[in-house]
RNAcentral holds the sequence, with entries from MGnify. A computed fold for a 66-nucleotide RNA from uncultured Dietzia sp., annotated as transfer RNA. The coordinates come from a structure-prediction model, not an experiment, and the mean pLDDT is 81.
């Protein structure tokens, strides 16, 4: 200096309902698995504090990793 966001990998624009991809669960198709549709589960966004009408996102502290 840069990074940390569901089990994994990752978006989020000028602050304004945190989604997507894989994975897992069900259904569907199949003689069966696979593969492919179609569904739905799962997040106090490291941790703590402040600003705001609202913070992933500004600001302080601090912890981990390059």
């Nucleotide at each position: 200096g840069g990074a940390g966001u569901g089990g994994c990998g990752c978006a989020a624009u000028u602050g304004g309902u945190a989604g997507c991809g894989c994975a897992c669960c069900c259904g569907a198709c199949u003689u069966g698995u696979a593969a492919u549709c179609g569904g739905g589960c799962g997040g106090u966004u490291g941790a703590g504090g402040g600003u705001u009408c609202a913070a992933g996102u500004c600001c302080c502290u601090u912890c981990u990793c390059c």